[in-house]
């Protein structure tokens, strides 16, 4: 220098191929119940500018372009 893949909550991730309800789950965190207390269990809750910017569209995590980070391959 060229090619490919990945990027979503504190962590691990689903959803992208086929655009459409308010963006979900597990763990973790907070509160309450339970207990003498803790753990377990149960209930509720907070937490996401979907890596960044731009474009297409009535509508974008999803399609297109550029950029960034990480990993792999070729030279």
């Nucleotide at each position: 220098g060229g090619g490919c893949a990945u990027u979503u909550a504190g962590c691990u991730u689903a959803g992208u191929c086929u655009g459409g309800u308010u963006a979900g789950a597990g763990c973790g965190c907070g509160u309450g119940c339970c207990u003498c207390a803790c753990a377990u269990g149960c209930a509720c809750g907070a937490g996401g500018u979907c890596a960044g910017a731009g474009g297409u569209u009535c509508a974008a995590a999803u399609c297109c372009u550029c950029u960034a980070a990480u990993g792999c391959c070729c030279a």

A computed fold for a 75-nucleotide RNA from a Candidatus Omnitrophota bacterium, annotated as transfer RNA. It matches the Rfam family "tRNA". Its Rfam clan is "tRNA clan". Rfam links the family to the GO term triplet codon-amino acid adaptor activity. It was read from a public genome assembly.